[in-house]
RNA sequence: UUCUUAUCAAGAGAGACGGAGGGAUUGGCCCUAUGAAGUCUCAGCAACCAGCCUAUAGGUAUGGUGCUAAUUCCAAAUGGCAUAAUUUAGCCUUGAAGAUGAGAA
Numbered sequence: 001u002u003c004u005u006a007u008c009a010a011g012a013g014a015g016a017c018g019g020a021g022g023g024a025u026u027g028g029c030c031c032u033a034u035g036a037a038g039u040c041u042c043a044g045c046a047a048c049c050a051g052c053c054u055a056u057a058g059g060u061a062u063g064g065u066g067c068u069a070a071u072u073c074c075a076a077a078u079g080g081c082a083u084a085a086u087u088u089a090g091c092c093u094u095g096a097a098g099a100u101g102a103g104a105a
Stems, first nucleotide, its partner, number of pairs: 001105008013042005021031003025076004043068003048064003051060003072097001077094001079092003
């Protein structure tokens, strides 16, 4: 990097350095000098994998990841419902894309 598969409505932030971006992409809408990204320290959340306990359920939180603004922030393709009938706007399903874990090449 590619493929397979599971999950994605819940949960959880302070400090130091740093200085202008960030929220994948596009559009929207947001966050940000009352300090973005990034790095480090400490803390927390969760329970995917391993470990341990246990009865298959389940528990624990030792190790490996992950995560700690907003539903994956919302929409993006298809189908349906409702409203309306000039325009705008709502809800639901499935999917795509993305993220993370595990396995494989």